Predicted 3D model of a 705-nucleotide part of an RNA (large-subunit ribosomal RNA, domain II) from a marine metagenome.

Context: one part of a larger RNA
RNA sequence: GCCUACGAGUUAUCCGUAUGUGGCAAGGUUAAGGAGUAAAUCCGUAGCCGCAGCGAAAGCGAGUUUUAAUAGAGCGUCUAGUCGCAUGCGAUAGACCCGAAGCCAAGUGAUCUAUCCAUGGGCAGGGUGAAGCGGAAGUAAGAUUUCGUGAAGGCCCGAACCCACUGAUGUUGCAAAAUCAGGGGAUGACCUGUGGAUAGGGGUGAAAGGCCAAUCAAACUUGGUGAUAGCUGGUUCUCUCCGAAAUGUCUUUAGGGACAGCGUUAUAUGUUGCGCUUUGGAGGUAGAGCACUGAUUGAUCUAGGGGGCCAACAAGCUUACCAAACUCAGUCAAACUCCGAAUGCCAAAGUGUAUAAAUAUAGCAGUGAGCCUAUGGGGGAUAAGCUCCAUAGACGAGAGGGAAACAACCCAGAUCAUCAGCUAAGGCCCCUAAAUGUAUGUUAAGUGUGAAACGAUGUGAGAGUGUUCAGACAGCCAGGAGGUUGGCUUAGAAGCAGCCAUUCCUUUAAAGAGUGCGUAACAGCUCACUGGUCGAAUGUUCUCGCGCGGAAGAUGUAACGGGGCUAAACAUACUGCCGAAGCUAUGGGAUCUUACUAAUCUUGAUAUUUAUAUCCAGGAGGUAAGAUCGGUAGGAGAGCGUUGUAUGGACAGCGAAGCAGCAACGUAAGUUAGUUGUGGAGACCAUACAAGUGAGAAUGUAGGC
Numbered sequence: 001g002c003c004u005a006c007g008a009g010u011u012a013u014c015c016g017u018a019u020g021u022g023g024c025a026a027g028g029u030u031a032a033g034g035a036g037u038a039a040a041u042c043c044g045u046a047g048c049c050g051c052a053g054c055g056a057a058a059g060c061g062a063g064u065u066u067u068a069a070u071a072g073a074g075c076g077u078c079u080a081g082u083c084g085c086a087u088g089c090g091a092u093a094g095a096c097c098c099g100a101a102g103c104c105a106a107g108u109g110a111u112c113u114a115u116c117c118a119u120g121g122g123c124a125g126g127g128u129g130a131a132g133c134g135g136a137a138g139u140a141a142g143a144u145u146u147c148g149u150g151a152a153g154g155c156c157c158g159a160a161c162c163c164a165c166u167g168a169u170g171u172u173g174c175a176a177a178a179u180c181a182g183g184g185g186a187u188g189a190c191c192u193g194u195g196g197a198u199a200g201g202g203g204u205g206a207a208a209g210g211c212c213a214a215u216c217a218a219a220c221u222u223g224g225u226g227a228u229a230g231c232u233g234g235u236u237c238u239c240u241c242c243g244a245a246a247u248g249u250c251u252u253u254a255g256g257g258a259c260a261g262c263g264u265u266a267u268a269u270g271u272u273g274c275g276c277u278u279u280g281g282a283g284g285u286a287g288a289g290c291a292c293u294g295a296u297u298g299a300u301c302u303a304g305g306g307g308g309c310c311a312a313c314a315a316g317c318u319u320a321c322c323a324a325a326c327u328c329a330g331u332c333a334a335a336c337u338c339c340g341a342a343u344g345c346c347a348a349a350g351u352g353u354a355u356a357a358a359u360a361u362a363g364c365a366g367u368g369a370g371c372c373u374a375u376g377g378g379g380g381a382u383a384a385g386c387u388c389c390a391u392a393g394a395c396g397a398g399a400g401g402g403a404a405a406c407a408a409c410c411c412a413g414a415u416c417a418u419c420a421g422c423u424a425a426g427g428c429c430c431c432u433a434a435a436u437g438u439a440u441g442u443u444a445a446g447u448g449u450g451a452a453a454c455g456a457u458g459u460g461a462g463a464g465u466g467u468u469c470a471g472a473c474a475g476c477c478a479g480g481a482g483g484u485u486g487g488c489u490u491a492g493a494a495g496c497a498g499c500c501a502u503u504c505c506u507u508u509a510a511a512g513a514g515u516g517c518g519u520a521a522c523a524g525c526u527c528a529c530u531g532g533u534c535g536a537a538u539g540u541u542c543u544c545g546c547g548c549g550g551a552a553g554a555u556g557u558a559a560c561g562g563g564g565c566u567a568a569a570c571a572u573a574c575u576g577c578c579g580a581a582g583c584u585a586u587g588g589g590a591u592c593u594u595a596c597u598a599a600u601c602u603u604g605a606u607a608u609u610u611a612u613a614u615c616c617a618g619g620a621g622g623u624a625a626g627a628u629c630g631g632u633a634g635g636a637g638a639g640c641g642u643u644g645u646a647u648g649g650a651c652a653g654c655g656a657a658g659c660a661g662c663a664a665c666g667u668a669a670g671u672u673a674g675u676u677g678u679g680g681a682g683a684c685c686a687u688a689c690a691a692g693u694g695a696g697a698a699u700g701u702a703g704g705c
Stems, first nucleotide, its partner, number of pairs: 001705006011093003015090010027049003033043003053060002063075004096234002099231001103224006114198009123188001125157003128153001132149006161185003165182005200216001202212003237639006247260005261367002263364007271356001272357001273353009287339001288337002293333003297329003302323001304322002306319004370395001372393008400411003415588004420584003426578003429563003435575001437574006448565001454549002458546010475533005481506003486500003512527001516525002589629009600620004604615005640694001642691008651682001658678005663672003
């Protein structure tokens, strides 16, 4: 990992509540106990619920309490209960199942290990050579020196023994701590055998929270015990109808709850609902405005203040300073408003809707982590796949088509079947279904097929305004002069360092007291301006369309999905086609509504030959038409299957159940009385009842491979 089996809403209570159903009914019912062969049943009236309430109570009573009150007000009165059974939910119990770490009690452990006690054992060999003692030297005696002797030491080297510092191997190991090569101690606070002592909030500890039997910040075993778990995981057959929420308030509350909101089912009311139109309202948003509150730019005017002049004081004059108020022009505001929409909201009437709603009561829930997009906002940086609100949509709980792929975007809401048709979004050269469609333009950038400020004789269209056959624009040829080197300044300043100037006058076709280069200063080149040549257009401004630059990222083109495209790009108009689970067509099913109903069955009433007839209102069923049928949590309904019990039926050695195939049937769970084989003794059908009643998941449990 697979297979097989097992594996989770149960049981109890004279409990509560609701629904369904049955008995009896102003009543209903027994409990313990007794009788009864068991059950049924009978007896048993204690008790319980109901038939009357109000008040704290005394108490009164269809009333009562409050009160001074015969007022008002509160709660009542005008009737349906009760006892079983079944089901939903709740309460109390382990209460759907598995799962802690833990807490407490009573015991068991020192054969591992920590420390201690008693009694034993062990330490090759080599080295060093303390004290003491002796001789000699030395001294007054000593001290001292030296030579021997001697054999001390938590002394030295190094086996056994003990330890575990380094590296490698090992890491499903040889091993739940080892092996190999080195390493440390090795007469000591040494190592070790045997016996003994200390026990769990306790021991022991040269102290690491270490060790106390592979377990230690409180051992192990059993019990309390099915501890508790607002947490995680799991929770087993089918079909049908409806179908949420991720919000508000409060919460030692925030991943949990309570109440409300939203779902479903039943009952009741009977249009109260919803859409649209009209009419009438409330309101201060968007916008706008500056009349208020504030903010704000410039100007005029002018109080006040500052500076200057003058001045004993006072006064006066002045000011490129600051500046209130007024005036003119221009602005801003969520907490400004002289104004002021569209929507939305409230109400009434009309109208449409009726298989559509609404409201109330009752049963049962789930939800209370939301997410993205669009729009209006707050926070943030007018950042975020950010965060917090509001309105709408989608996803959630929604499949299908499109967007290459892509919960949320665009189209569109899947009852089933069909080798039928039409469309939506989006597409129609090939991949790839459908146009190499039509018409007119644009683009040359592979723009299309990613991006800004800004930049540019790209190119198309439009509008304005100049020059121009009396010759423009561009090119070429020629001129571009004189007073004068203007004055000043300066070493110099002559058109061209700088300053000044009504920068003038003359000759002219024209020529600046000079546009730039240049010189130390001149010189020189050039421009403005003019003539010639040439012969038709040429400047400039604005607006719009499409392009260009701006343009750097990490595996590999990689910013059309690819091929590729000059249209197969972009714009405008038109025609056709493709394209979905949409719509249509044909057929089937279910749910519901309406209408009809004598296949048939059935409830109630009446009549009498007591088994039939009749009547009215229904139900089941049937027929027809129409509408509806995505779905998580969840609510409601209808069924299939397993085991057993009761009653009835029917089967089996002429072969039960089970098993393996084939075939058939049903909308599904499933079924078969069909068929072949196997098997060898019980099993099936109908009705009713009762459950140890359905497995693919729980790091599920056991077994097998």
Its mean pLDDT, the model's own confidence on a scale to 100, is 83.